[in-house]
RNA sequence: UCUGGAACAAGGCAAAACCGCAGGAAUGCGGUGGCGCAAAGCCACGGAGCCCAGCCCUCGAAGCAUCGAGGAGCGGCUAGCCGGGCUGCCCUG
Repeated sequence: UCUGGAACAAGGCAAAACCGCAGGAAUGCGGUGGCGCAAAGCCACGGAGCCCAGCCCUCGAAGCAUCGAGGAGCGGCUAGCCGGGCUGCCCUG
């Protein structure tokens, strides 16, 4: 430097659920927990999925305060959905 994670060993991360906090929500963070993970470390670049308060459009109620339903979507989120990029521990050969 490369291959592999079959075996041995060390260590690492942490799903659901529950609690607290932030957020309109998706979701995130912390605690308990441990489904899984050899990049489940980092990056929203491509695809995919999810949310969309406010603004905008339509309809209705109301009556000049607003409220409700629907649509669209700026934007947001997911790296533990896939691909891609960057970096890297241990062990084996």
A computed fold for a 93-nucleotide RNA from an Actinomycetes bacterium, annotated as c-di-GMP-I riboswitch aptamer.
Its mean pLDDT, the model's own confidence on a scale to 100, is 88.
It matches the Rfam family "c-di-GMP-I riboswitch aptamer". Rfam's curators write: GEMM was predicted in a large-scale screen for bacterial structured RNA regulatory elements. Its family is annotated with cyclic-di-GMP binding in the Gene Ontology.
NCBI's taxonomy places the organism under Bacteria, Bacillati, Actinomycetota, Actinomycetes.